[in-house]
Context: one part of a larger RNA
């Protein structure tokens, strides 16, 4: 030095576990904000670093309910000082307080800071002062009345900003595909902007159909990858009709009449935001420990699940089932009042109105499955421009006949889309290099001027019983002692693979 055996170190694979994730179903909720949001800064505890909570009234204050013995949040003990059956801590409802920044709004500003006016007050301090819109007063030209305009006084729980997806609208790419590329495609997609709702949009035929008829819209299945369209390439791609889901129809101006409308008041119920009751097991053996084995029982509208020193229907929490709200919320019914105001839909009578720079046309574009085509239909930048129900639109150039409908005003639930979030339940989903980036104080540490990028990191034990005391040592660390079932479970702590590194022995050299 090599090989072998044994025994260690290092390392953290594997097994087991799960506080965290992932996916789904049902129900709820679908907004918050000038009554100052979302998100933050700074404070706040007896001692207080961070997290959580809260706001100078600061881990809290008041009231009303629940609850019933301990409590003063967590890491996290100790000490100190207290509270509590005169009902604390805790849970639910309502309220009070709520620094500074932030739409941020008195002015400024390099966010959490600086500097003001006015009113009240002795002071400390408190209140108020942005812009826009709506509305009422005031004033007020050319120009008499007026109107335009003007500033300012009063009123407004008006707007703003934030928010995951879903929606409607505006504006709108390229990579890519066409095996190159230009029409075309990707795609009216993505990014961007505006606006809204719990859904949105659409919607009660100037619709289809075909000589038979249907009867608003939306969504799903078929029709159908059909008819078409297309450098007839790549591709794009309907509709009628049928079957389902779900169904709902209406309105307007003036005057008068009327009432089971809304609203308001009151009352009753249901659901919800705390909770409460809730059956039934003992002995013995092994063991550190019984829920395991043996023996004998019980309950079951409860043998879902979790916990407890190993595997528990009967030990604990629960579960089936039953019950419960002072206060707030949601929703339904009754009574009274009210009399069409609110949702732009109550009924009746009379009168009235029933839509013009519109329909259509020319030129240029766009949308329609349809790329200008024989191109109807819809929208309109520009130029034009009717008729008036004896009228007008459509039926895929166009004309006639026939059929059908009535544009140029408006509203409308459901079936449909989505999930930032709350509750319940489930999984031939993951189990710490997996599953969220994040099981752990993670969008943290760290990197970047910035936009932005972005980790690693779980496990002693049933219980800290976390090793008093002695010895070596400066300490670290170790040896005894002690705890424990176990300490090669000793905090670098379950199991503890391999690479890698020792020690002992044998053999070989």
């Nucleotide at each position: 030095u090599g090989c072998a055996u044994g025994u260690g170190g290092u390392g953290g694979a594997u097994g087991c576990c799960u506080u965290g994730g992932c996916g789904a179903u049902c129900a709820c909720a679908g907004g918050c904000g000038a009554u100052g949001a979302a998100g933050g800064a700074c404070g706040u505890g007896g001692c207080a670093a961070c997290c959580u909570g809260c706001g100078a009234a600061a881990a809290g204050c008041u009231c009303c309910g629940g609850g019933g013995a301990g409590c003063u949040g967590g890491u996290a003990a100790a000490c100190g000082a207290g509270c509590a059956u005169u009902g604390a801590u805790c849970c639910g409802g309502a309220g009070a307080u709520g620094u500074c920044c932030g739409a941020a709004u008195g002015g400024g500003g390099a966010a959490a800071c600086c500097c003001g006016g006015c009113c009240c007050g002795c002071a400390a301090g408190g209140g108020u002062c942005a812009c826009u819109c709506c509305u009422g007063g005031c004033u007020g030209a050319a120009u008499a009345c007026a109107u335009a305009g003007g500033g300012u006084c009063g009123g407004g729980u008006a707007g703003a900003g934030c928010g995951a997806a879903c929606g409607c609208g505006g504006a709108g790419a390229a990579c890519u595909g066409a095996a190159a590329c230009a029409u075309c495609u990707c795609a009216g997609u993505a990014a961007c902007c505006g606006c809204a709702g719990g859904a949105a949009c659409a919607g009660a035929a100037a619709u289809c159909a075909a000589c038979c008829g249907a009867g608003a819209u939306u969504c799903c299945g078929a029709a159908a990858g059909u008819a078409g369209u297309g450098g007839c390439g790549a591709g794009c791609g309907a509709a009628a009709u049928c079957g389902g889901a779900g169904c709902a129809g209406c309105c307007g101006g003036u005057a008068c009449c009327u009432u089971u409308u809304a609203g308001c008041u009151u009352u009753c119920g249901a659901c919800u935001u705390a909770g409460c009751g809730g059956a039934g097991c003992g002995c013995u053996c092994u063991g550190g420990a019984a829920a395991g084995g043996g023996c004998g029982g019980c309950c079951a509208a409860a043998g879902a699940g979790g916990g407890u020193g190993a595997c528990a229907g009967c030990c604990c929490c629960g579960u089936a089932c039953g019950c419960g709200a002072a206060a707030g919320g949601u929703u339904g019914g009754g009574a009274g009042u009210g009399g069409a105001a609110c949702u732009g839909a109550g009924g009746g009578u009379a009168c009235g109105a029933g839509a013009a720079g519109u329909a259509g046309g020319g030129c240029g574009g766009g949308a329609c499955a349809c790329g200008u085509g024989a191109a109807a239909u819809c929208c309109u930048g520009u130029c034009u421009g009717a008729a008036g129900a004896u009228g007008g639109g459509g039926g895929g150039a166009c004309c006639a006949u026939c059929c059908u409908c009535c544009a140029a005003g408006g509203c409308u639930a459901a079936a449909u889309a989505c999930u930032c979030g709350u509750g319940a339940u489930c999984g031939a989903c993951c189990g710490a290099u997996a599953g969220u980036g994040a099981a752990c104080c993670a969008g943290u540490a760290c990197c970047g001027u910035g936009a932005g990028g972005g980790a690693a990191a779980g496990g002693c034990g049933a219980a800290a019983a976390g090793a008093a005391c002695c010895c070596c040592g400066g300490a670290a660390g170790g040896g005894g002692a002690g705890u424990g079932a176990a300490a090669u479970a000793g905090a670098u702590c379950c199991u503890g693979a391999a690479a890698c590194c020792g020690c002992a022995u044998g053999c070989a050299u």